[in-house]
The RNA shown here (transfer RNA) has 72 nucleotides and comes from Gekko kuhli. The coordinates come from a structure-prediction model, not an experiment, and the mean pLDDT is 81. It matches the Rfam family "tRNA". Its family is annotated with triplet codon-amino acid adaptor activity in the Gene Ontology.
RNA sequence: GGCACUGUGGCUCAGUGGUAGAACAUCUGCUUGGCAUGCAGAAGGUCCCAGGUUCAAUCCCUGGUGGUAUCU
Numbered sequence: 001g002g003c004a005c006u007g008u009g010g011c012u013c014a015g016u017g018g019u020a021g022a023a024c025a026u027c028u029g030c031u032u033g034g035c036a037u038g039c040a041g042a043a044g045g046u047c048c049c050a051g052g053u054u055c056a057a058u059c060c061c062u063g064g065u066g067g068u069a070u071c072u
Base pairs, nucleotide, nucleotide: 001071002070004068005067006066007065010024012022013021018055026042027041028040029039030038048064049063050062051061052060
């Protein structure tokens, strides 16, 4: 340098055109003599950035940029 995949709460991931979800983690309460486990609840993300298409974009298109793999 070419090509492919990828960027979504703290972490790992889902979602797929119609105002975003799960597990773990965190916090609060219940349970216990106490801790752990378990149960219930809460908080936490304008979905990497910019533009385009669309009535509407996390999703489609283009460019940029970070990451991974690969070829030379």